[in-house]
Predicted 3D model of a 76-nucleotide RNA (transfer RNA) from a Gammaproteobacteria bacterium. It was read from a public genome assembly. The source organism's lineage runs through Bacteria, Pseudomonadati, Pseudomonadota and Gammaproteobacteria. It matches the Rfam family "tRNA". The family's RNA type in Rfam is transfer RNA.

RNA sequence: GUCCCGUUCAUCUAGAGGCCUAGGAUCCCAGCCUUUCACGCUGGUCACAGGGGUUCGACUCCCCUACGGGACGCCA
Repeated sequence: GUCCCGUUCAUCUAGAGGCCUAGGAUCCCAGCCUUUCACGCUGGUCACAGGGGUUCGACUCCCCUACGGGACGCCA
């Protein structure tokens, strides 16, 4: 340099055009339970890397950028 893959709550992840103003688990917070703590139960906060395009409609498809990973190549 070329090509391929990936990027979603604090963490691990579900999703694959409309059922998602995004679900689950752990963490955290509050309440309940308990003599107390833990466990358990109930509820709550928190995320689609950025920009553009296609579309009636985009987390999802396409392009660019950024970051990470991989393959191949170049280095007189």